[in-house]
């Protein structure tokens, strides 16, 4: 040059065949302790990379761009 595979919370990654977008961790408040810290309990936090189309419905399906990785030359 050429192929593939990924891009979702601050971080780690779910979400099969299109139908309300989740955990864990980390942050917050509350409980509990003489007091932290663990546990418990509860809240917040997403224009799902950007962009356009297909459908009544798009994180999913299709292009087109960015960017990470592997991979051949």
């Nucleotide at each position: 040059g050429c192929c593939a595979a990924c891009u979702u919370a601050g971080c780690u990654c779910a979400u099969c065949c299109g139908g309300u977008a989740g955990a864990g961790c980390a942050g917050c408040g509350c409980a509990u302790u003489c007091g932290u810290a663990a546990c418990g309990c509860g809240c917040a936090g997403g224009u799902g990379g950007u962009u356009g189309g297909u459908u009544c419905a798009a994180g999913u399906c299709c292009g087109a761009c960015a960017g990470u990785u592997g991979g051949c030359u």
Predicted 3D model of a 73-nucleotide RNA (transfer RNA) from Treponema sp. It matches the Rfam family "tRNA". The coordinates come from a structure-prediction model, not an experiment, and the mean pLDDT is 81. The same sequence occurs in records of 2 taxa.